Large-subunit ribosomal RNA, domain II from a bioreactor sludge metagenome, 673 nucleotides, folded computationally. Its mean pLDDT, the model's own confidence on a scale to 100, is 85. The full RNA is in RNAcentral, with records from SILVA. Rfam family: Bacterial large subunit ribosomal RNA.
Context: one part of a larger RNA
RNA sequence: UCCAGCGAGUUAUAGGUAUUGGCCUGGUUAAAUCAAAUAUGAUGGAGCCAUAGCGAAAGCGAGUUUGAAUAGAGCUGAUAGUCAAUAUUUAUAGACCCGAACCCGCUUGAUCUAACCAUGUUCAGAAUGAAACUUAGGUAACACUAGGUGGAGGUUCGAACCGACUAAUGUUGAAAAAUUAGCGGAUGAAAUGUGGUUAGGGGUGAAAUGCCAAUCGAAAGCGGAGCUAGCUGGUUCUCCCCGAAAUGUAUUUAGGUGCAGCGGUUAAAGUUAUAGCGUAGGGGUAAAGCACUGUUUCACUGCGGGCGGGUAACACUGUACCAAAGCGAGGCAAACUCUGAAUACUACGCGCAUAUUUAACUAGUAAGACUAUGAGGGAUAAGCUUCAUUGUCAAGAGGGAAAGAGCCCAGAUCACCGAUUAAGGCCCCUAAAUAAUUUCUAAGUGAUAAAGGAGGUGAAAAGGCUUAGACAACCAGGAGGUUCGCUUAGAAGCAGCAAUCCUUUAAAAAGUGCGUAAUAGCUUACUGGUCUAGCAAUUUUGCGCCGAAAAUUUACGGGACUAAGAAAUUUGCCGAAAUCGUGAGAUAUAAUAUAUCGGUAGGGGAGCGUUCCAUAUUAGAGUGAAGUAUUAGCGUAAGCGAAUAUAGACGAGAUGGAAGUGAGAAUGCUGGA
Numbered sequence: 001u002c003c004a005g006c007g008a009g010u011u012a013u014a015g016g017u018a019u020u021g022g023c024c025u026g027g028u029u030a031a032a033u034c035a036a037a038u039a040u041g042a043u044g045g046a047g048c049c050a051u052a053g054c055g056a057a058a059g060c061g062a063g064u065u066u067g068a069a070u071a072g073a074g075c076u077g078a079u080a081g082u083c084a085a086u087a088u089u090u091a092u093a094g095a096c097c098c099g100a101a102c103c104c105g106c107u108u109g110a111u112c113u114a115a116c117c118a119u120g121u122u123c124a125g126a127a128u129g130a131a132a133c134u135u136a137g138g139u140a141a142c143a144c145u146a147g148g149u150g151g152a153g154g155u156u157c158g159a160a161c162c163g164a165c166u167a168a169u170g171u172u173g174a175a176a177a178a179u180u181a182g183c184g185g186a187u188g189a190a191a192u193g194u195g196g197u198u199a200g201g202g203g204u205g206a207a208a209u210g211c212c213a214a215u216c217g218a219a220a221g222c223g224g225a226g227c228u229a230g231c232u233g234g235u236u237c238u239c240c241c242c243g244a245a246a247u248g249u250a251u252u253u254a255g256g257u258g259c260a261g262c263g264g265u266u267a268a269a270g271u272u273a274u275a276g277c278g279u280a281g282g283g284g285u286a287a288a289g290c291a292c293u294g295u296u297u298c299a300c301u302g303c304g305g306g307c308g309g310g311u312a313a314c315a316c317u318g319u320a321c322c323a324a325a326g327c328g329a330g331g332c333a334a335a336c337u338c339u340g341a342a343u344a345c346u347a348c349g350c351g352c353a354u355a356u357u358u359a360a361c362u363a364g365u366a367a368g369a370c371u372a373u374g375a376g377g378g379a380u381a382a383g384c385u386u387c388a389u390u391g392u393c394a395a396g397a398g399g400g401a402a403a404g405a406g407c408c409c410a411g412a413u414c415a416c417c418g419a420u421u422a423a424g425g426c427c428c429c430u431a432a433a434u435a436a437u438u439u440c441u442a443a444g445u446g447a448u449a450a451a452g453g454a455g456g457u458g459a460a461a462a463g464g465c466u467u468a469g470a471c472a473a474c475c476a477g478g479a480g481g482u483u484c485g486c487u488u489a490g491a492a493g494c495a496g497c498a499a500u501c502c503u504u505u506a507a508a509a510a511g512u513g514c515g516u517a518a519u520a521g522c523u524u525a526c527u528g529g530u531c532u533a534g535c536a537a538u539u540u541u542g543c544g545c546c547g548a549a550a551a552u553u554u555a556c557g558g559g560a561c562u563a564a565g566a567a568a569u570u571u572g573c574c575g576a577a578a579u580c581g582u583g584a585g586a587u588a589u590a591a592u593a594u595a596u597c598g599g600u601a602g603g604g605g606a607g608c609g610u611u612c613c614a615u616a617u618u619a620g621a622g623u624g625a626a627g628u629a630u631u632a633g634c635g636u637a638a639g640c641g642a643a644u645a646u647a648g649a650c651g652a653g654a655u656g657g658a659a660g661u662g663a664g665a666a667u668g669c670u671g672g673a
Base pairs, nucleotide, nucleotide: 001673002672003671004670005669006668011093012092013091014090015089016088017087018086019085020084021083022082023081026049027048028047032043033042034041035040053060054059063075064074065073066072096234097233099231103224104223105222106221107220108219114198115197116196117195118194119193120192121191122190123188125157126156127155128153132149133148134147135146136145137144161185162184163183165182166181167180168179169178200216202212203211204210209218237607238606239605240604241603242602247260248259249258250257251256261365262364263362264361265360266359267358268357269356276350277349278348279347280346281345287339288337289336293333294332295331297329298328300326301325304322305321306319307318308317309316368393369392370391372389373388374387375386376385377384398409399408400407413584414583415582416581418580419579420578424574425573426572427559428558429557433571435570436569437568438567439566440565446561452546453545456543457542458541459540460539461538464535465534473530474529475528476527477526479503480502481501485497486496509524513522514521585597586596587595588594608662610659611658612657613656614655615654620650627646628645629644630643633640634639
């Protein structure tokens, strides 16, 4: 991992509700007794429910309580119950099943290990050489010095022994802690044998929460015990009808629960409900505005202040400073409004469609997700977060978006090798136009992006110059006063400052740019000629260009495409479980009509099958039962089932009844492979 078997809403008691049945001259017995093999029958009226309510009660009574009341108000009053069975639900019990860590009680453990007690045992070899003694020297005598003897030590090196610092191997191991190579202690607070002592809110501990039998922040075994588990997992046949919620509020509450909301079932009411339309309303949002409250820019006027002048002190005066208030122009606002929509909401009327409301009983839900829109938070970030209003998913299949819960189209009862369409498409992959008309694009733009940049290219607009010759190019001129004045070493058109006149002219600057130390030189404006028909600049706009760097693979889904790209128009076609057609079934209802039949949680209804019991000594069965294997046929399904083979003794079907009644999941249990 697979296969087979086993494996989870049960039972009792007491209530509620529904259905069915009995009785309704109200219903019914409980304990007990009698009979009976049991099952059960008979007796038993105590009691219980109902038949009258009101009041705390005394009590009164179709009324009663409150009250001074004959008032008012509250609760009642013209009628159905009761006893069983079945179903469902609630309570109490283990209460659908499995699952803790814990807590408590009583016992068993110190053959492991910790400490201690008693009594034993063990430690190769080597090194170092304390005290003391002795000999010699030495001293007045000691001291002291040297040699020797000696053999101390939680001394040194190093086996046994004890330990466990490093690394590798091992890691379903050879081993539930080892092996290999090195390593530490090795006469000591040493190691070790045997026997004994200390016991769990306890012992022991050179102290690590260590150890107390592979178990230790409180041992193990049994019991309380099926502890409890607002938690996780699992919970077994079929078909039909309906079908949610992820919200409000409260909660030692936030992943739980109560009430409400939304579902189902059964009744009742009978247009009460409302998509849409009409009429009538209130509003202070969007927008807008500045009349208020605030805020804000500029111009003007300038209260007051600062600074300067001035006075003995004032006065007075100046000001390119600040600036109240006013006026004009221009802005801003969730907590501004002189104004003010659309929607929405309310009422009434009409009203498609088929709801709606009330009551009783009884569920699930109370983690929601994304899209669009209006907002708060955040960074006008998030597949972010919190609200509001829709939709979809959730619980929704089908077609489209290459692929995709939440986007677009569209809501699947079943069958069909029928038809029409939606979104979206029509060169090939790939069903349908290599369709038509008019333009644009040259970038493979299409098929990702900004500020910004550019004689890309198309369209439009309004002016200007131009056959009295524009624009460009070429030829020629481009002068004089004057080197203007100042400044400067110099300054002559061309460092800088100031000024910027006059003359000759077709025209020519007190000089546009190079250039020189300063001149010189080149050039431009400006003018004439040659040439010849458009030229230069501006604004708006379509499609393109640059700006443009990312991680598996080129990458519009691909091929490829100059349209098979973009803008606009037109006609066809394809395209879904949509719609229609034909046939069939089911649900609601009296109905052939009509309407409906996606569905998670969940509710309701109808059935299939298994084991056993009764009818029952059933039918059948060695001329072959059950079981097993294969398999026509039948049924909407659970299933039914002829036949053949195997097997070798029981046993279908019917009508009822009772349940240890249906497995694929529970890190399920047992067995097997």